This is a predicted structure of a 350-nucleotide part of an RNA (small-subunit ribosomal RNA, central domain) from a metagenome. The prediction has a mean pLDDT of 89.

Context: one part of a larger RNA
RNA sequence: CUGGGCGUAAAGCGCGCGUAGGUGGUUUUGUAAGUUGGAUGCGAAAGCCCAGGGCUCAACCUUGGAACUGCAUUCAAAACUGCAUCACUAGAGUAUGGUAGAGGGAAGUGGAAUUCCAGGUGUAGCGGUGAAAUGCGUAGAUAUCUGGAGGAACAUCAGUGGCGAAGGCGACUUCCUGGACCAAUACUGACACUGAGGUGCGAAAGCGUGGGUAGCAAACAGGAUUAGAUACCCUGGUAGUCCACGCCGUAAACGAUGAGAACUAGUUGUUGGAAGGGUUUAACCUUUUAGUGACGCAGCUAACGCAUUAAGUUCUCCGCCUGGGGAGUACGGUCGCAAGAUUAAAACUC
Numbered sequence: 001c002u003g004g005g006c007g008u009a010a011a012g013c014g015c016g017c018g019u020a021g022g023u024g025g026u027u028u029u030g031u032a033a034g035u036u037g038g039a040u041g042c043g044a045a046a047g048c049c050c051a052g053g054g055c056u057c058a059a060c061c062u063u064g065g066a067a068c069u070g071c072a073u074u075c076a077a078a079a080c081u082g083c084a085u086c087a088c089u090a091g092a093g094u095a096u097g098g099u100a101g102a103g104g105g106a107a108g109u110g111g112a113a114u115u116c117c118a119g120g121u122g123u124a125g126c127g128g129u130g131a132a133a134u135g136c137g138u139a140g141a142u143a144u145c146u147g148g149a150g151g152a153a154c155a156u157c158a159g160u161g162g163c164g165a166a167g168g169c170g171a172c173u174u175c176c177u178g179g180a181c182c183a184a185u186a187c188u189g190a191c192a193c194u195g196a197g198g199u200g201c202g203a204a205a206g207c208g209u210g211g212g213u214a215g216c217a218a219a220c221a222g223g224a225u226u227a228g229a230u231a232c233c234c235u236g237g238u239a240g241u242c243c244a245c246g247c248c249g250u251a252a253a254c255g256a257u258g259a260g261a262a263c264u265a266g267u268u269g270u271u272g273g274a275a276g277g278g279u280u281u282a283a284c285c286u287u288u289u290a291g292u293g294a295c296g297c298a299g300c301u302a303a304c305g306c307a308u309u310a311a312g313u314u315c316u317c318c319g320c321c322u323g324g325g326g327a328g329u330a331c332g333g334u335c336g337c338a339a340g341a342u343u344a345a346a347a348c349u350c
Stems, first nucleotide, its partner, number of pairs: 004321003007304002012318001014201004021194003025088002029084003033081002035077008049065006091191001092188005097182003103177007110154001115149007125136002162169002206247006215241002220236004258317006266295012299306002323350003332343004
């Protein structure tokens, strides 16, 4: 290399867009690069193989054949692939009309709650725990009422419900904006799929500058517990959590399951459409379509399980794996303010 694999044994890049490349629907005609067949030339000899011959046999020697899986030239074929060309509409897309949605960005607004501040009522406790103590309180706390300030998050609705490529998205209103789905026509006419490099997005934590800080809370302090307790429990509490801009680029970034396409029993729930029936225009029923769940046959699987949302049967393209440790480490490169990220060994050892 061939071959074998990637849900859980090693192995799917966190997710898009997209360059090169690879692959690519139906049809006409042509071409003849690939492809197929014929002919000719070359493919040294020896060796190997086959059939003979010679040394008494054999090794050995020798004759002929085959083979040399290939290359070149030439003639021909035209199914398939390529190329060129005429068309097509089943893939893909555009237009028209609707639908649902926490999809994204910006601005504004709202109520509940916590905390703090001011005032009223009121008096000796409050708080906290397994039990306590630290802590707060006669300088009037806790409780309760009124008013105010400020920040953060949006109860109920809420649902294996919805939307998004993933990360993720949940109060309300307005503005800007992306995508999806459905129905019927019209149009373009293969415009497609994948995608090495590249490029963009990317939770939390962390970093830089400037704001903000109610609650929570690494670090830290104190009180307990304990043999000890650098913890679990309690009282406090700073970074941080929030905002703007710029970095970081990682996660059990998980469905531990790459993307696209086709085919292969069903049953049942739910979400968004469409058509028909039905009714009081509500429920409901049937069909169909796009999601999202539960079960289940064939088949697959080491088993667990998967099973039209496949891990079944096939095709195209990419990524990745090759015993455990050493090690996702060292060195070097690239990136980063740093933290570090990425690429990525070997000795040695079992």